[in-house]
RNA sequence: GCGAGUGUAGCUCAGCUGGUUAGAGCGCUAGACUGUGACUCUUGAGGCCGCCGGUUCAAUUCCGGUCACUCGCCCCA
Repeated sequence: GCGAGUGUAGCUCAGCUGGUUAGAGCGCUAGACUGUGACUCUUGAGGCCGCCGGUUCAAUUCCGGUCACUCGCCCCA
């Protein structure tokens, strides 16, 4: 340099064919329980869906560009 894949909560990941309020587990906050802690139960916070732009009445989803990471190939050494 070329090709492919991934990017969604602090972490690991869902999200069917664009559709009205974006979710789970773990973690975190508060409470209940307990002599204390753990476990368990309840509650709550936490997201510009990598970034920019386009299409559309409507985009996490489609298109283009770009960034980061992973894999493969090529070139040089």